A computed fold for a 173-nucleotide RNA from uncultured Acetatifactor sp., annotated as Lysine riboswitch aptamer. Taxonomically the source falls in Acetatifactor (Bacteria, Bacillati, Clostridia, Lachnospirales). Model confidence (mean pLDDT): 79 of 100.

[in-house]
RNA sequence: UGAUAGAGGUUGCAUUCUUUAUCAGUAUUCCGCCGGAUGCGUCAGGCGCAGGGGAAGACGGGAGAAAGGAAAGAGUGCCGAAAGGGCGGGUCGCCUGUAAGAUCCGGGCCUUGGGCAUGCGGUUAAGAGCCGUAUGACUGUCAUCUGUGAAUGCAGAUGGGGCGCUAUCGGGU
Numbered sequence: 001u002g003a004u005a006g007a008g009g010u011u012g013c014a015u016u017c018u019u020u021a022u023c024a025g026u027a028u029u030c031c032g033c034c035g036g037a038u039g040c041g042u043c044a045g046g047c048g049c050a051g052g053g054g055a056a057g058a059c060g061g062g063a064g065a066a067a068g069g070a071a072a073g074a075g076u077g078c079c080g081a082a083a084g085g086g087c088g089g090g091u092c093g094c095c096u097g098u099a100a101g102a103u104c105c106g107g108g109c110c111u112u113g114g115g116c117a118u119g120c121g122g123u124u125a126a127g128a129g130c131c132g133u134a135u136g137a138c139u140g141u142c143a144u145c146u147g148u149g150a151a152u153g154c155a156g157a158u159g160g161g162g163c164g165c166u167a168u169c170g171g172g173u
Stems, first nucleotide, its partner, number of pairs: 001170006009079001012078009028063005034057001038050004042099001043097004082112004087106006113139002116136008141160008
C1' cells in the first nucleotide's frame, strides 16, 4: 500500500410480516334545530363543483374509520451497519406558479465509534417514539504511562477516533 475475513451489543443497525393498544368516539357521514351566504378543490391566480330546494358555523342525537408512530413475536439483510444536514434533479394532488408539503434518485459535499440517562429545541394526537444539540457516566478499540504478572493476560490513569481496530494473503521500501 492493495485485497479478503472479522469484532463491539442480548436494547448494535436497518427492514418485512402478524397480533395488540393508542390514534378516537377523532376524521367522515346521516337526522333534528338554530343560523342566513358562503364553502370546497394544500397556498396564490385561473377554472370548476356545491349552495335560498338553505352555504359556513353552533347545539343535540345515531353510525363510525384509517395512515403514520409504538409494544410483543417470527423472519431477512448487515457492522457507515445506519442517521442527520446541505446541494442538484425528477414526480405528486384540475391548469400555471419563483410558494409550501410529501416522496424518489445522486460513485455529490459535510457531521456522527456505539447504546443509555438528563436538560433544551424540533416533529408528532401524545407524558410514547424519532431527530438535533450539550452534559454525564458506561461500553468497544488503539496509543502512552503505572502496578501485578509466566504471558500478547488483568487492573488503573490520560488521550484519540470508524478514512479507525484486529487477523490473513500479496506488492513495494